[in-house]
Context: one part of a larger RNA
RNA sequence: CUGGGCGUAAAGGGCGAGAAGGCGGAGGUAAAAGUUUUAUCUUAAAUCUUUACUGCUUAACAGUAAAGGUGGAUAAAAUACUUUAUCUCUAGAGAAUGACAGGAGAUAGCGGAACGUACGGUGUAGGGGUGAAAUCCGUUGAUAUCGUACGGAACGCCAAAGGCGAAGGCAGCUAUCUAAGUCAUUUCUGACGCUGAUCUCGCGAAAGCUAGGGGCGCAAACCGGAUUAGAUACCCGGGUAGUCCUAGCUGUAAACUAUGGAUGCUAACUCUGGGAAGAUUCGACCCUUUCUGGGGUAAAGCUAACGCGUCAAGCAUCCCGCCUGGGGAGUACAACCGCAAGGUUGAAACUC
Numbered sequence: 001c002u003g004g005g006c007g008u009a010a011a012g013g014g015c016g017a018g019a020a021g022g023c024g025g026a027g028g029u030a031a032a033a034g035u036u037u038u039a040u041c042u043u044a045a046a047u048c049u050u051u052a053c054u055g056c057u058u059a060a061c062a063g064u065a066a067a068g069g070u071g072g073a074u075a076a077a078a079u080a081c082u083u084u085a086u087c088u089c090u091a092g093a094g095a096a097u098g099a100c101a102g103g104a105g106a107u108a109g110c111g112g113a114a115c116g117u118a119c120g121g122u123g124u125a126g127g128g129g130u131g132a133a134a135u136c137c138g139u140u141g142a143u144a145u146c147g148u149a150c151g152g153a154a155c156g157c158c159a160a161a162g163g164c165g166a167a168g169g170c171a172g173c174u175a176u177c178u179a180a181g182u183c184a185u186u187u188c189u190g191a192c193g194c195u196g197a198u199c200u201c202g203c204g205a206a207a208g209c210u211a212g213g214g215g216c217g218c219a220a221a222c223c224g225g226a227u228u229a230g231a232u233a234c235c236c237g238g239g240u241a242g243u244c245c246u247a248g249c250u251g252u253a254a255a256c257u258a259u260g261g262a263u264g265c266u267a268a269c270u271c272u273g274g275g276a277a278g279a280u281u282c283g284a285c286c287c288u289u290u291c292u293g294g295g296g297u298a299a300a301g302c303u304a305a306c307g308c309g310u311c312a313a314g315c316a317u318c319c320c321g322c323c324u325g326g327g328g329a330g331u332a333c334a335a336c337c338g339c340a341a342g343g344u345u346g347a348a349a350c351u352c
Stems, first nucleotide, its partner, number of pairs: 004323003007306002012320001014203004021195003025089007033082002035078008048068008092192001093189003096185005104178007111155001115151008126137002163170002208249006217243002222238004260319006268297011301308002325352003334345004
């Protein structure tokens, strides 16, 4: 080098864009670089392989002789595949036209319920809380109830195995701006494609950090009350950061489908989102076919089993990432990044 793997045993990068590189559709022509064949030369000896003979009792081992091999060079030829050049094509890819669905993103405005507070009305002795209590609130009038005003956060029903997004994630309503997708037509371009180390670039829940706002509710820390042998907890009463907004940083998660991306192929049945065609109808629904998403059951096949099974963990090809006993350790050192917290890269001794 080849060879084995990555759902759960070690192992898929959190996700995307994309420069290098790797790989790449159909037909023709030319070249002949890779490739193949033949010939010649070379590849010191020893070694290696084969054959014959010989020496140690045999063998291993050793000797003699002949032949051969990988590699290199030159020449001549072949043209299936790869490559290069060129011409052409339309099944991949993209564009156009028409239609469609959506919590996809950004910004602004608006709304109702609930909650809290303030003020006012009614009203009087309790309220709250728990397994039971107490701390706590209340005659300076609480709880309850009605009205008015202000405040911040989250958006009930619809709602679904449902939708959208690359992932993180996204849900009241309206408007503006932006992006992606699906279907139909087959009008155009004509391989323009796939993947993508790394220097890169961007996005990236929650918590955390900086500055300035905001602060209803909730609530780490903290303070009380209980419980308990104790109770630095679980339960109860309070409560600050935070949670929210703006600008920046952090860059991690069981960032999970623990399953990288792309392409093709391989039984069915069923539910469901979006579209088209057909049939039918006054028009539809139901129905049939088809494309594209999301689920369930399952043949073949796969799997150590569990299970997966056209959304594969089946059968194949291409590209990337990653794994190689447990602990030490995602630690130390170093480098880079960060305001910090820390992150990324990432050992060894020793030990079992």

Background:
This is a predicted structure of a 352-nucleotide part of an RNA (small-subunit ribosomal RNA, central domain) from a Pseudomonadota bacterium. The full RNA is in RNAcentral, with records from ENA. The coordinates come from a structure-prediction model, not an experiment, and the mean pLDDT is 84. The source organism's lineage runs through Bacteria, Pseudomonadati and Pseudomonadota.